[in-house]
Annotation:
Predicted 3D model of an 87-nucleotide RNA (c-di-GMP-I riboswitch aptamer) from an Anaerolineales bacterium.
RNA sequence: UGCUCGAAAAGGCAAACCUGCGCGAAAGCCAGGGGCGCAAAGUCUUGAGUCUAAGGCGUACGACGCUACGAUUGCGAGACUGCCGAA
Numbered sequence: 001u002g003c004u005c006g007a008a009a010a011g012g013c014a015a016a017c018c019u020g021c022g023c024g025a026a027a028g029c030c031a032g033g034g035g036c037g038c039a040a041a042g043u044c045u046u047g048a049g050u051c052u053a054a055g056g057c058g059u060a061c062g063a064c065g066c067u068a069c070g071a072u073u074g075c076g077a078g079a080c081u082g083c084c085g086a087a
Base pairs, nucleotide, nucleotide: 005085006084012038013037017033018032019031020030022029023028036074042080043079044078045077046076047075048073049072050071051070055067056066057065058064
């Protein structure tokens, strides 16, 4: 120095929840607070699951049902990158 690994230390991210003349049809996102937790709970691709149904279709014409090109994953896999250096 590199790989594996994950003690310590310095940092990082940020669950539930709360707030908002915010964005959005909604799901949800964003900002602030908050901190359950996380050694990739960083990024991208992809699979799978879940949520919503504007629009579209169906309808007994109203309820309602189906549908993702919308959203989300702190689920899996692959790739890339990254702090520290004990056993």

It was read from a public genome assembly, where an Rfam model found it.